[in-house]
Context: one part of a larger RNA
RNA sequence: CUGGGCUUACAGAGUUCGUAGGCGGUUCUACAAGUGGGGUGUGAAAGCCCUCGGCUCAACCCAUGAACUGCGCUCCAAAAUGUAGAACUAGAAGAAGAUAGAGGUGAGCGUAACUGAUGGUGGAGCGGUGAAAUGCGUUGAUAUCAUCACGAACACCGUAGGCAAAGGCGGCUCACUGGGUCUUUUCUGACGCUGAGGAACGAAAGCUUGGGUAGCAAACAGGAUUAGAUACCCCGGUAGUCCUCGCCGUAAACGAUGAGCGCUGGGUGUCAGCUCAGACCUCGGUGUCGGCUGUAGCGAAAGUGUUAAGUGCUCCGCCUGGGGAGUAUGGUCGCAAGGCUGAAACUC
Numbered sequence: 001c002u003g004g005g006c007u008u009a010c011a012g013a014g015u016u017c018g019u020a021g022g023c024g025g026u027u028c029u030a031c032a033a034g035u036g037g038g039g040u041g042u043g044a045a046a047g048c049c050c051u052c053g054g055c056u057c058a059a060c061c062c063a064u065g066a067a068c069u070g071c072g073c074u075c076c077a078a079a080a081u082g083u084a085g086a087a088c089u090a091g092a093a094g095a096a097g098a099u100a101g102a103g104g105u106g107a108g109c110g111u112a113a114c115u116g117a118u119g120g121u122g123g124a125g126c127g128g129u130g131a132a133a134u135g136c137g138u139u140g141a142u143a144u145c146a147u148c149a150c151g152a153a154c155a156c157c158g159u160a161g162g163c164a165a166a167g168g169c170g171g172c173u174c175a176c177u178g179g180g181u182c183u184u185u186u187c188u189g190a191c192g193c194u195g196a197g198g199a200a201c202g203a204a205a206g207c208u209u210g211g212g213u214a215g216c217a218a219a220c221a222g223g224a225u226u227a228g229a230u231a232c233c234c235c236g237g238u239a240g241u242c243c244u245c246g247c248c249g250u251a252a253a254c255g256a257u258g259a260g261c262g263c264u265g266g267g268u269g270u271c272a273g274c275u276c277a278g279a280c281c282u283c284g285g286u287g288u289c290g291g292c293u294g295u296a297g298c299g300a301a302a303g304u305g306u307u308a309a310g311u312g313c314u315c316c317g318c319c320u321g322g323g324g325a326g327u328a329u330g331g332u333c334g335c336a337a338g339g340c341u342g343a344a345a346c347u348c
């Protein structure tokens, strides 16, 4: 290379957009690049192979044939690929009308609770645990009432629910804004799919500038437990968690399942529509999205099963025994932490 694979055994990039490239709907016409067929030239000799022959045989040698799977020229074919032209509407976009939603960004507003402050009542404990102690409290705590302040978060609704490319998104209102679905079948006419490089987005933690800090809480300190206890439990508590200009670019970033388009039995429930009956809340049909159960099939099994891990096609990524090792080295990115790329010796 061929071949085999990627849910859980090694293997799907975190996600999307998109360059080159690869692949690409229906009909007609032309060309003949590749393609198929014929002819011809060439494809040195030797060797290999076939059939004879010569050394007594063999090795070896001689001769004939075949082969040399290739390349050039030329003629023919035109189904499919390609190229050019013309057309189409089933793919893909656009338009009009309707519609669901925690989709995004910004601004404003609200609420319970926690904590703190002030004042009132009150007077000895509170708190915490398996049990305690550290801690708080007569300078009046805990409890309770009133007022005020602040930061963060949004109970119930709430869900097997919804939206988003993924990460993710949940109080209310407004502004701006992205995507989807349904109907009409109006319009464009293959405009498509994938996507090496590349670009953008990307939880938490972390870094940087300046703010903010109620609660929680790495580090740290104390009390316990214990043989010890650098822990689990308890009292405290700083970074951080929040906002803001930037950076980082990783996660069990998981459905451990790449994207797209076809085909292949059912049952059931949910969400958003449409349509027809029927008569105001039910039934039937239909398509899209998101679940459950299961037929065939597939699978090592678990399982999966129209949301495939079935059956096909196109394109990309990745894998090749365990350890060494996601290490060393080089490159590159980063303020750093580190990220990306990524071996070998040796060993089993």
Base pairs, nucleotide, nucleotide: 004319005318006317007302008301012316014201015200016199017198021194022193023192025088026087027086028085029084030083031082033081035077036076037075038074039073040072041071042070049065051063053061054060091191092188094186095184096183097182098181099180103177104176105175106174107173108172109171110154111153115149116148117147118146119145120144121143125136126135162169163168206247207246210243211242215241216240220236222234223233258315259314260313261312262311263310266293267292268291273286274285277282297304298303321348322347323346330341331340332339333338